[in-house]
RNA sequence: AGAGUUUGAUUCUGGCUCAGAACUAACGCUGGCGGCGUGCCUAAUACAUGCAAGUCGAACGGGGAAGUACCUUCGGGUAUUGUACUAGUGGCGCAAGGGUGAGUAAUACAUGGAUAAUCAACCUUUCAGUGGGGGAUAACCAGUCGAAAGAUUGGCUAAUACCGCAUAAGACCACAGGGACUACGGUCCAAGGGGUCAAAGCCGUAAGGCGCUGAUAGCUGAGUUCAUGCGAGAUUAGUUAGUUGGUGAGGUAAAGGCUCACCAAGACAAUGAUCUCUAGCUGGUCUGAGAGGACGGCCAGCCACACUGGAACUGAGACACGGUCCAGACUCCUACGGGAGGCAGCAGUAGGGAAUAUUGCACAAUGGGGGAAACCCUGAUGCAGCAACGCCGCGUGAGUGAUGAAGGCCUUCGGGUUGUAAAGCUCUGUCGUGAGGGAAAAAUAAAUUGAUGGUACUUCACAAGAAAGGACCGGCUAACUUCGUGCCAGCAGCCGCGGUAAGACGAGGGGUCCUAGCGUUGUUCGGAAUCAUUGGGCGUAAAGCGUAUGUAGGCGGCCAAGACAGUCAGGUGUGAAAGCCCUGGGCUUAACCUAGGAAGUGCACUUGAUACUACUUGGCUAGAAUAUCAGAGAGGGUAGUGGAAUUCCUGGUGUAGUGGUGAAAUACGUAGAUAUCAGGAGGAACACCGGCGGCGAAGGCGGCUGCCUGGCUGAAUAUUGACGCUGAGAUACGAAAGCGUGGGGAGCAAACAGGAUUAGAUACCCUGGUAGUCCACGCCGUAAACGAUGGAUACUUGAUGUUGGAGGUUUUGACCCCUUCAGUGUCGUAGCAAACGCGGUAAGUAUCCCGCCUGGGGAGUACGGUCGCAAGAUUAAAACUCAAAGAAAUUGACGGGGGCCCGCACAAGCAGUGGAGCAUGUGGUUCAAUUCGAUGCAACGCGAAAAACCUUACCUGGGUUCGAAGUGUAGUGGAAGACAGUAGAGAUAUUGUCGCUCGCAAGAGUCGCUACAUAGGUGCUGCAUGGCUGUCGUCAGCUCGUGUCGUGAGAUGUUGGGUUAAGUCCCGCAACGAGCGCAACCCUUGCCUUUAGUUGCCAUUAUUUAGUUAGGCACUCUAAAGGGACUGCCGGCGUUAAGCCGGAGGAAGGCGGGGAUGACGUCAAGUCCUCAUGGCCCUUAUGUCCAGGGCAACACACGUGCUACAAUGGGAGGUACAGAGGGUUGCAAAACCGCAAGGUGAAGCUAAUCCCACAAAACCUCUCUAAGUUCAGAUUGAAGGCUGCAACUCGCCUUCAUGAAGGUGGAAUUGCUAGUAAUCGCGGAUCAGCACGCCGCGGUGAAUACGUUCCCGGGCCUUGUACACACCGCCCGUCACACCAUGAAAGUCGGUUGUACCAGAAGUCGCUGCGCCAACCGUAAGGAGGCAGGCGCCCAAGGUAUGAUUGAUGAUUGGGGUGAAGUCGUAACAAGGUAGCCGUAGGGGAACCUGCGGCUG
Repeated sequence: AGAGUUUGAUUCUGGCUCAGAACUAACGCUGGCGGCGUGCCUAAUACAUGCAAGUCGAACGGGGAAGUACCUUCGGGUAUUGUACUAGUGGCGCAAGGGUGAGUAAUACAUGGAUAAUCAACCUUUCAGUGGGGGAUAACCAGUCGAAAGAUUGGCUAAUACCGCAUAAGACCACAGGGACUACGGUCCAAGGGGUCAAAGCCGUAAGGCGCUGAUAGCUGAGUUCAUGCGAGAUUAGUUAGUUGGUGAGGUAAAGGCUCACCAAGACAAUGAUCUCUAGCUGGUCUGAGAGGACGGCCAGCCACACUGGAACUGAGACACGGUCCAGACUCCUACGGGAGGCAGCAGUAGGGAAUAUUGCACAAUGGGGGAAACCCUGAUGCAGCAACGCCGCGUGAGUGAUGAAGGCCUUCGGGUUGUAAAGCUCUGUCGUGAGGGAAAAAUAAAUUGAUGGUACUUCACAAGAAAGGACCGGCUAACUUCGUGCCAGCAGCCGCGGUAAGACGAGGGGUCCUAGCGUUGUUCGGAAUCAUUGGGCGUAAAGCGUAUGUAGGCGGCCAAGACAGUCAGGUGUGAAAGCCCUGGGCUUAACCUAGGAAGUGCACUUGAUACUACUUGGCUAGAAUAUCAGAGAGGGUAGUGGAAUUCCUGGUGUAGUGGUGAAAUACGUAGAUAUCAGGAGGAACACCGGCGGCGAAGGCGGCUGCCUGGCUGAAUAUUGACGCUGAGAUACGAAAGCGUGGGGAGCAAACAGGAUUAGAUACCCUGGUAGUCCACGCCGUAAACGAUGGAUACUUGAUGUUGGAGGUUUUGACCCCUUCAGUGUCGUAGCAAACGCGGUAAGUAUCCCGCCUGGGGAGUACGGUCGCAAGAUUAAAACUCAAAGAAAUUGACGGGGGCCCGCACAAGCAGUGGAGCAUGUGGUUCAAUUCGAUGCAACGCGAAAAACCUUACCUGGGUUCGAAGUGUAGUGGAAGACAGUAGAGAUAUUGUCGCUCGCAAGAGUCGCUACAUAGGUGCUGCAUGGCUGUCGUCAGCUCGUGUCGUGAGAUGUUGGGUUAAGUCCCGCAACGAGCGCAACCCUUGCCUUUAGUUGCCAUUAUUUAGUUAGGCACUCUAAAGGGACUGCCGGCGUUAAGCCGGAGGAAGGCGGGGAUGACGUCAAGUCCUCAUGGCCCUUAUGUCCAGGGCAACACACGUGCUACAAUGGGAGGUACAGAGGGUUGCAAAACCGCAAGGUGAAGCUAAUCCCACAAAACCUCUCUAAGUUCAGAUUGAAGGCUGCAACUCGCCUUCAUGAAGGUGGAAUUGCUAGUAAUCGCGGAUCAGCACGCCGCGGUGAAUACGUUCCCGGGCCUUGUACACACCGCCCGUCACACCAUGAAAGUCGGUUGUACCAGAAGUCGCUGCGCCAACCGUAAGGAGGCAGGCGCCCAAGGUAUGAUUGAUGAUUGGGGUGAAGUCGUAACAAGGUAGCCGUAGGGGAACCUGCGGCUG
């Protein structure tokens, strides 16, 4: 410090997720030791048991063991010490310590002040005093009541208990003056005379000590109060009657409505009152670079609470955790009458929960209470126990050790790895075990005193022994392989893995990381600049209010002076300790502990500075405004008025149609339409001018004229003197649609009706047509209300239009030109921007103010509020769900987008197919099997250039198992094999006869058998593959290097202008070059030459039936080498180009014809059954051998062909002319036989020699005469031929006989542009035989092409895109089903709370007090004073009524989300097939459709 994830790829926006640190944690697996810490986050739930606050006999009365002394009637008594112990009176303490965080958003807390508005026990300081009396009472004794708790009557008694009196330095009160200070309110000090107010004793032989009383000052603590800070919600906007203030009184330690009486009507609040929700606050802790954010456990400070609610008493202090009273809930005891209790103290129990410890030891230390002290008490505390809960430290050994052991795993079978790891050898002893020693913590002069603890530590001995796991290994993210599984089981933080070769699941091996731990889960911060003060944005990604006016607020021009609030600087106080940081120190180190320092960015006070901001005062004119003059304008309102057009009405002319559409129909019309002429009525809108022209804040505004009226601009002067900018709330305006009332209504036109279209058509189209559109008044308040761009001010190169003014120059004048102000456009510099783009009218550079945004969906929805007559508007969530949604640009692909171009693509033609019969292939069906594959073009006379057996892979049946064939090793035998026989369908089995080679030998070769290792598979996967092939397409394309442009994907080159068959060439150009393709090189064909003439040829000379022979090589031909054609020449066109057109010459002319040749790639195209091959599967079978059958079936459908339908023909006769091939397991002549197929026969030929082999159509002559025929030949019968072991299933051919359909073929569709189509025959491969198929060959030999509108396919450029699996794409809504969360709902059940009323315990206070009472007064009566009781105010629980708010639930119901392949349509994305979208209204199964206005996205 970043990374992953939206896309085919890119940049951006934007969310989600991860890597880090931390934790009072929990869970899973594992676990050796020690130190230091920490340990109920949940039920402030309920608690058994024990302990947690007592102490003082030197305050007091009483009881009192034991000891001593004395006496004794030996029972005991007296005196004394009166220690231990028991309850009581009294004193101090119990308000501390300890626990918890329920409540509390301020009576809290933090920081800093105030107290001149206050208090104080113990302690310290100082001053003064402590005299003399009185009356009771508990304990105790004797009774009574009660189960108990306890209560009560009578009697005795003491005090440091209680009460008078005396004294009064001092304090307090009132009085009158003085001094000092002051915040002018008052406060403080000293003196004066007057009034009021004290006390207690105990111990000690004594000295004295401890106490007590009144005051003073302090320490420490407490109370009160002020300022600032300290959560959320406005879907909480008004709250408040003791409320706010005053006067007086009461009350308190003390100010104060704290309380009361009276008076006034205030007080708080958008700087957020009130209400609701949440929460103890802080020092600090975690995180972070910081600013911040989150948290407040342990430790420390403060607060609050003590079963729930209320109340007071005592006291220095409480409204009191282990006190009291009352009410309530709960638990316990009970004799049923009544009582007792409060662990949020320490342990512990139950419960809750994912989860949190021992009913331990000790007061030895530290501290606390009491006491004169000894001492007692102390679950505070010190320690121990439990828990890897955290942090820190240590160990589980060290060295050596290569046959790189064995085993495991992997393997390309060679090896690699585990791995110096182990074993083995040599050492050490942390830890462990045993034994010995053994602390500090202990203070004090000394002695005594240790829970921890025989612990820490230490010495010796023993022994490598007892001590390693967890997670992960697809990317992020360090770490890889094998097997199993087969979208199953499972994994997953995000992206995503798994559908038979999974580095992602599970296991093994190996590896990586951390280590007594490791992972997971949860939470917080970080990364996240993802709420942005530091430090973000708003044209298109989320985001500028529809527009203006203006309140509060925020901000604000120039000069000067004053003052010093902000600001800046210095000082002082404070900012507790601990913590963090720095430097030291102590535990062996560290964690931990400890000393000092620094820091604590803060607050307060104080002293200065005065630039800036605010403030006060005085000026200025540059901002702003006003006045005068001039100007432009669809600015607004209102009244009038004009013509054109539509429609309607009346009349005329006139006749059969009109209208409408893609085409039609509905509709109108013989009752006279449409058309045309004249007249009239009425409403609405204003052609041309008219213009990215004008005006207005926006919405918006358009004939002409008048009236009223707002704003703007220019020029020059004058005036005011900052009067300004923005603007939360607020107010006004605000298209269209819509609503209300009343008018109006020509045209248009939601709804509606009809007609079409269509599968349907609730639409698009047509004919009609109502609201509405128009006017007046009143609502509504929204739009793609858009420049998707808030307002204001200033600054920042330019170019060019246009509108309105002013000035200059010039002119007679108008133009033109120059300058300037105000608008309105275009293009562009810098700059900005993700890009597109913006660019003085900013989206640039800055300032000020307002509004708004924070992933997509849910949703601009629900609920609540406000507004509205309604429609609805506005404000505005959550649950749940997804990992994206989105912007711009790029490359493709696509478009019922555009442009250019090509192709037998269409057109123009010729011949066909589709109809018939047959052949052949396929589908389907059938079957034991009909083997398998190929399936749009690009499967279907295809693999198959030959299924009777074989082939053959299929079926049935019969055999066989190291195998039918192959290889190696070892053993064995001499055979192997041939012939013959038997059984059998055959394979096979068996019998007989004959039977090895080379070498001297060893042995070698060959073959059979046996064993071992192996074989075999046309079994599966062409979606694991190689190779080969098809197709787009013989289309002209596909790329690269360097450079340049762009953030980038990419672009450029390759686009553009011409041209070509061509990315062919030329020109231009930020490109320059190059590669694979094109072309050429290759073959063939067309012309010529040369060479060569046998088997070829024959002009000349002979010769023959015959180039037959002699002869010749001129010609043809053959087959080798050359030539020839290149736009080379001429003319024209073209850019002086490339090239095109025409011509000459030439056998051939612009690629001469044909072939071979197939770029990058696409289709997971085809093929595992040609071959090769990974993986899987079979191994007495899915291998292999054999016989028979099947691949040939047959209702049917399709493809490809053949033959025809006839006279351009059939038949008969005659007669002519090829080319290219094949031939020894072969082609076979002549001759003879047969009607023929064929047979016999054998010459010749290993082929320019011989044979196949007669070419056929054509041509000549004759016949047939339009018919199912002298056409056609299927089918069938009979007889034959050939091949072959074999012709039944199932071959081909011949002859005779038979003589079917068929008379040119519907929709549709194929081929072909010249030696082509068509037509005619010939040959070959395969092959024993079998050809209508296939591959070749020649003969005869046409028609047509205007042209590119259209169909199909393709190429280039461009455009749109929501597509990228790429239109066979994407995608919307209803309906149906399942699940989930949520809204409404008659209601129902709770919580909280307001108001009104009832009620009124305990208790303070007040009044009363006829009953009762010791202290004082009084001789007494009585008084003073007090108490019980009674009454009153206040008031907790409780109750009634009625609201508010919140939660749960609710038949039914609404929409929403998610879900695998459901239904209906096809709304959107391309012109998405009617451009889309926004607002509004109506309609419709649904997406949607239509009207009106708006936008261009």